A computed fold for a 130-nucleotide RNA, annotated as FMN riboswitch aptamer (RFN element). Its mean pLDDT, the model's own confidence on a scale to 100, is 83.
RNA sequence: GACUGUCUUCAGGGCAGGGUGAAAAUCCCGAUCGGCGGUAAAGUCCGCGAGCCAGUUUGGCCGACCCGGUGGAACUCCGGGACCGACAGUAACGUACCGUGGUACGAAGUCUGGAUGGAAGAAGACGUGU
Numbered sequence: 001g002a003c004u005g006u007c008u009u010c011a012g013g014g015c016a017g018g019g020u021g022a023a024a025a026u027c028c029c030g031a032u033c034g035g036c037g038g039u040a041a042a043g044u045c046c047g048c049g050a051g052c053c054a055g056u057u058u059g060g061c062c063g064a065c066c067c068g069g070u071g072g073a074a075c076u077c078c079g080g081g082a083c084c085g086a087c088a089g090u091a092a093c094g095u096a097c098c099g100u101g102g103u104a105c106g107a108a109g110u111c112u113g114g115a116u117g118g119a120a121g122a123a124g125a126c127g128u129g130u
Base pairs, nucleotide, nucleotide: 002130003129004127005126006125007124008123009122010121017029018028019027031110032109033085034084035048036047037046038045043083044082051061052060053059054058065081066080067079068078069077087113088112089111093106094105095104096103097102098101
């Protein structure tokens, strides 16, 4: 130093301002956020976690990028322009139906909740043997 045992700690961010309104961080304008490992430094590449489904050591599902520049190397940097966001709740929005008021279904990355949770993993302490 590598492998290895036990344990500890840590491990996800975000609607300012404005419009309408009785009421909106949910509608509209606009603003704003980016888990872990890999790799030329990545929300959008590869893999994983989280989440969802199913009698469940397992299996399945699981979002989104292009152009130009530099370089040996960049879907990662620089410049420009885009795009994406689990489940449940709330709902002034949307769709459909029925003759005007209802019914059904859907609707938040940022709010509330599961969660004082779990976890990919990252540090560290003490030790065993090779």